RNA sequence: UUCUAGGAUAGAGGCGCGCUUUUAAAUAGUACGGGUAUUCUUAUGGAUGUGGCUUCCCGAAUCCCCGGAAAGGUAAAAGCGCCGAAGGCGGAAAUAUGCCACUGUUUCCCGGCCUGGUCCGUCCGCAAACAGCGUACGGACUGUCACCGGUGAGUCUAUGCACAACCUCCGGUGGAGAGCUAUACAUGAA
Numbered sequence: 001u002u003c004u005a006g007g008a009u010a011g012a013g014g015c016g017c018g019c020u021u022u023u024a025a026a027u028a029g030u031a032c033g034g035g036u037a038u039u040c041u042u043a044u045g046g047a048u049g050u051g052g053c054u055u056c057c058c059g060a061a062u063c064c065c066c067g068g069a070a071a072g073g074u075a076a077a078a079g080c081g082c083c084g085a086a087g088g089c090g091g092a093a094a095u096a097u098g099c100c101a102c103u104g105u106u107u108c109c110c111g112g113c114c115u116g117g118u119c120c121g122u123c124c125g126c127a128a129a130c131a132g133c134g135u136a137c138g139g140a141c142u143g144u145c146a147c148c149g150g151u152g153a154g155u156c157u158a159u160g161c162a163c164a165a166c167c168u169c170c171g172g173u174g175g176a177g178a179g180c181u182a183u184a185c186a187u188g189a190a
Stems, first nucleotide, its partner, number of pairs: 001190003006185001008183004014083001016082009032067004037062004045058001046056002049102005086115004090109006116142007124134003144175007152167001154166002
């Protein structure tokens, strides 16, 4: 000086990711509460998101009238944390009823597995929804690295040219974020 293991720091992708608050629409004249009337009923009804058991001898349903929500999700604005941002599957724990199971919700755990990112479409699921979200599948765009081919104002090399290499741009193929770029440290090798 060159190459290279390793961790550290700082960054890039873009309708970029996630969270919080406020407002608005919709949810909805719904759920729910009250009143009149009618019907069913002593357990085959009701009391829990679903099912079963148990307990309670309690109610339940319909029309009309009077009142009348909220959460999740969406849009806008403001702010916060960030670039495995984050999401999904899986696992563990807790939790909504008297108990059990399932499911839902919340938290945690990891490099257990999958996904670089965005958009569109289809099935299924969640949801009031034709909004939106999620998995899978298919497609398009885009970023990154490698390889191949091409391109040129250039850089380097030796006085000059050429080749090779570097770099810009274009095209093709392929890989995955445990990636990519930069800086310094630094293991090993020449």
Predicted 3D model of a 190-nucleotide RNA (Lysine riboswitch aptamer) from a Gracilibacteraceae bacterium. It was read from a public genome assembly, where an Rfam model found it. The coordinates come from a structure-prediction model, not an experiment, and the mean pLDDT is 78. Its Rfam family is "Lysine riboswitch aptamer". About the family: Riboswitches are metabolite binding domains within certain messenger RNAs that serve as precision sensors for their corresponding targets.